[in-house]
Predicted 3D model of a 355-nucleotide RNA (Bacterial RNase P class A) from a Desulfobulbales bacterium. It is recorded under the gene name rnpB. It matches the Rfam family "Bacterial RNase P class A". By type it is a ribozyme. Taxonomically the source falls in Desulfobulbales (Bacteria, Pseudomonadati, Thermodesulfobacteriota, Desulfobulbia). The coordinates come from a structure-prediction model, not an experiment, and the mean pLDDT is 77.
RNA sequence: UGGAGUGGGCGCAUGAUCGCUGGUCCUUCAGGGCCAGAGGAAAGUCCGAACUUCACAGGGCAGGGUGGUUCGUAACGCGAACUCCGAGUGAUCGGGGGAAAGUGCCACAGAAAAUAUACCACCCGUCUUUGACGGGCAAGGGUGAAAUGGCGAGGUAAGAGCUCACCGCUUUCAUGGUGACAUGAAUGGCAGGGCAAACCCCACCCGAAGCAAGAUCAAAUAGGGAAACGUUUGAGGGCUGCCCGCCUGAUGUUUCCGGGUAGAUCGCUGGAGGUGCCGGGUGACCGGCAUCCAAGAUAAAUGAUCAUGGUCCCCGUGGGGGAUACAGAAUUCGGCUUACAGCCCACUCCAUUUU
Numbered sequence: 001u002g003g004a005g006u007g008g009g010c011g012c013a014u015g016a017u018c019g020c021u022g023g024u025c026c027u028u029c030a031g032g033g034c035c036a037g038a039g040g041a042a043a044g045u046c047c048g049a050a051c052u053u054c055a056c057a058g059g060g061c062a063g064g065g066u067g068g069u070u071c072g073u074a075a076c077g078c079g080a081a082c083u084c085c086g087a088g089u090g091a092u093c094g095g096g097g098g099a100a101a102g103u104g105c106c107a108c109a110g111a112a113a114a115u116a117u118a119c120c121a122c123c124c125g126u127c128u129u130u131g132a133c134g135g136g137c138a139a140g141g142g143u144g145a146a147a148u149g150g151c152g153a154g155g156u157a158a159g160a161g162c163u164c165a166c167c168g169c170u171u172u173c174a175u176g177g178u179g180a181c182a183u184g185a186a187u188g189g190c191a192g193g194g195c196a197a198a199c200c201c202c203a204c205c206c207g208a209a210g211c212a213a214g215a216u217c218a219a220a221u222a223g224g225g226a227a228a229c230g231u232u233u234g235a236g237g238g239c240u241g242c243c244c245g246c247c248u249g250a251u252g253u254u255u256c257c258g259g260g261u262a263g264a265u266c267g268c269u270g271g272a273g274g275u276g277c278c279g280g281g282u283g284a285c286c287g288g289c290a291u292c293c294a295a296g297a298u299a300a301a302u303g304a305u306c307a308u309g310g311u312c313c314c315c316g317u318g319g320g321g322g323a324u325a326c327a328g329a330a331u332u333c334g335g336c337u338u339a340c341a342g343c344c345c346a347c348u349c350c351a352u353u354u355u
Base pairs, nucleotide, nucleotide: 001351002350003349004348005347006346007345008344009343010342012309013308014307015306016305017304018303020037021036022035023034024033025032026031039326043337044336046335047334048333049332050331051210052209053208054207063206064205065204066203067202068082069081070080071079072078083096084095085094086093087092097201098200102199103198104195105194106193119141120140122136123135124134125133126132127131149167150166152164153163154162168190169188171186172185173184174183175182176181214266215265216264217263224257225256226255227254228253229252236248237247238246239245273292274291275290276289277288278287279286280285310324311323312322313321314320315319
């Protein structure tokens, strides 16, 4: 200098005018003053909790989820460190129980896709000898995403873990480590194809619904309860402007309780909280001290316009034009995932050049 990797941060600023939501103060009740007013993801609603109501003696079945080990955390499917496997020259990145319990599946091609098996070739024998038949072999070729340990030597008619050395694997032991695991030794000639996001097995975890949860106050309606009045000495209702009269009449009227719709209030934002310093820890994280309070709406406010200035791009050099992302609270936290114009910072790797 160029290319790459990982982690973190910012994500327009200031002012003016008009307007909106909440709080508070004043008030002549008309209104006015002051203060505060979206995010790193408020998003997807994918996990885990707090909180609320319902259910629940205990245990089991069913169902669902998670899956290397240890640690962190209120908890988690999250995070950290380590370990093994894989990718990369490297920084770094991706993945993780069991296929030697059982069942099942493996397109096409191929002899054969798993109790096995032989198309070509190789070797032996027989015969009617450019070949056919019988037998041996699984080393070589061929098929496939995947082919029954790899490689070399011995051995053989040709071959083959048939035998041997090394590597891999099974089993056992020792050492180190909290552990996953690692290292070493012995042992067996070798059982072992793949798929568990197929059923299944093992270990652990899980009650359900969700702030439109739920609680309080409470107009109205239906149904319910109690008391009083009233039942031929007739409450009340109908006909009627009113009285009389006539009809009807105990399933009535009044009050209270209760019920809980509209509405109102609470839940509601001070919390597993933020920031700084110190300490512990490799780290995630934890502890102590100090300090700060920072939206709370309910059909839903957080907006619009203008000016000046940043940053970037283009024309061009007086200056002019354009761009300024993704997105937007709704009970609250901890994560994950996804979107994002333009930038900034730290560390690391590779290549090249110079000293």